RNA sequence: UUCUGACAAAGGCAAAGCUGUCGAAAGACAGUGACGCAAAGUCACCGGCCUAAAAGGAUGGGCGCCUUAUGGCAGCGGGACCGCUCGA
Numbered sequence: 001u002u003c004u005g006a007c008a009a010a011g012g013c014a015a016a017g018c019u020g021u022c023g024a025a026a027g028a029c030a031g032u033g034a035c036g037c038a039a040a041g042u043c044a045c046c047g048g049c050c051u052a053a054a055a056g057g058a059u060g061g062g063c064g065c066c067u068u069a070u071g072g073c074a075g076c077g078g079g080a081c082c083g084c085u086c087g088a
Stems, first nucleotide, its partner, number of pairs: 002088002005085001012037002017032006035075001041081003045078003048073003055067003
């Protein structure tokens, strides 16, 4: 430096739920709590997925419906960067 991750070591992260806050929502943050994770560390570049405030469409109008991301998901997959350790 590269590969590998078990019946190792030291550790790390924290799902769902609940409480509070922000948000139109998806969701995020904090606390609690552990489903799990060898990158469940960071990044929206590619694909995918979620939401639809604003805008547009149809409708005589309203509720509602449809389209749509500039909003999100890194614990969906790929990719980029960084990183502990056993063994080879």

This is a predicted structure of an 88-nucleotide RNA (c-di-GMP-I riboswitch aptamer) from a Gammaproteobacteria bacterium. The prediction has a mean pLDDT of 83. The source organism's lineage runs through Bacteria, Pseudomonadati, Pseudomonadota and Gammaproteobacteria. Rfam family: c-di-GMP-I riboswitch aptamer. Gene Ontology term of the family: cyclic-di-GMP binding.